[in-house]
RNA sequence: UCCUCGGUAGCUCAACGGUAGAGCAUCCGGCUGUUAACCGGAGGGUUGCAGGUUCGAAUCCCGCCCGGGGAG
Numbered sequence: 001u002c003c004u005c006g007g008u009a010g011c012u013c014a015a016c017g018g019u020a021g022a023g024c025a026u027c028c029g030g031c032u033g034u035u036a037a038c039c040g041g042a043g044g045g046u047u048g049c050a051g052g053u054u055c056g057a058a059u060c061c062c063g064c065c066c067g068g069g070g071a072g
Base pairs, nucleotide, nucleotide: 001071002070003069004068005067006066007065010024011023012022013021018055026042027041028040029039030038048064049063051061052060
């Protein structure tokens, strides 16, 4: 330098162009004589950055940044 995969909640990951979710963690409550476990709920997101296409973009296109793998 080129190719490829990825970057989404604190962490691990979902989301055929049409309201961004789950599990764990945190907080509140229920249950229990208490804790743990179990059950219910809540908070938490400029979807790496910046443009473009579109009525509408996490998703499609372009450029950059970061990380993994490969080629030279």
Predicted 3D model of a 72-nucleotide RNA (transfer RNA) from Clostridiales bacterium DTU086. The prediction has a mean pLDDT of 82. It matches the Rfam family "tRNA". It is annotated as a transfer RNA.